[in-house]
């Protein structure tokens, strides 16, 4: 250069056309306690790489860029 995978909170994963994108740990707030803190219980806030494009509807499907990782020259 080419081809292949991938790319969703702060991390780790799920979601492969239609619900208000769900879930682990973290992080904040309160409950519980004499008090403080762990624990354990409730709640909260945070996310689809970026552009376009197919659809009535796109995180999902295509098409370009960009970042990882590989595989070959």
């Nucleotide at each position: 250069g080419a081809c292949c995978g991938u790319g969703u909170g702060g991390u780790c994963c799920a979601g492969u056309g239609g619900c208000u994108a769900g879930g682990g740990c973290g992080u904040c707030c309160g409950a519980c306690u004499c008090c403080c803190a762990a624990a354990u219980c409730g709640g909260a806030a945070g996310a689809c790489a970026u552009g376009g494009g197919u659809u009535c509807g796109a995180a999902u499907c295509c098409c370009a860029u960009c970042g990882c990782g590989g595989u070959u020259c």
A computed fold for a 73-nucleotide RNA from Chrysodeixis includens, annotated as transfer RNA. The sequence is in RNAcentral, with records from Rfam. Rfam family: tRNA. Its mean pLDDT, the model's own confidence on a scale to 100, is 80. Taxonomically the source falls in Chrysodeixis (Eukaryota, Bilateria, Dicondylia, Amphiesmenoptera).